[in-house]
RNA sequence: CUCGAAAAAGGCAAACCCCGGAGAACUGGGGGACGCAAAGCUAGGGGUCCAAAUAGGGUUGUUAUAUCAAUUAUACCACCUUAUGGAUAGCCCAGCUGCCGAAG
Numbered sequence: 001c002u003c004g005a006a007a008a009a010g011g012c013a014a015a016c017c018c019c020g021g022a023g024a025a026c027u028g029g030g031g032g033a034c035g036c037a038a039a040g041c042u043a044g045g046g047g048u049c050c051a052a053a054u055a056g057g058g059u060u061g062u063u064a065u066a067u068c069a070a071u072u073a074u075a076c077c078a079c080c081u082u083a084u085g086g087a088u089a090g091c092c093c094a095g096c097u098g099c100c101g102a103a104g
Stems, first nucleotide, its partner, number of pairs: 002104001003101002011036002016031006034090001040096003044093003047088004053084006060078002063075004
């Protein structure tokens, strides 16, 4: 250096529950342990997730206006979607750092 033991010391803590934060994904604290040898840190790449705000697109619906009316057009709102944006390091890659210790 590699490696990770039916070893030791120490560490972290999923689901779930309680109290907070957020528009949401999710997250902070307490309890709790499924697991983890980087389950320590960093959102650079990929994946997944979120959608309050801003912007683009979609088509359906509501309402309003124009039209004698059907229709059509325009606008608002709702919905869907994408971008900006956000979340996830316990999804993967990458970068940085690091405790203990046998065998090989």

Predicted 3D model of a 104-nucleotide RNA (c-di-GMP-I-GGC riboswitch aptamer) from an Actinomycetes bacterium. NCBI's taxonomy places the organism under Bacteria, Bacillati, Actinomycetota, Actinomycetes. Its mean pLDDT, the model's own confidence on a scale to 100, is 81. The sequence was found by an Rfam model in a public genome assembly.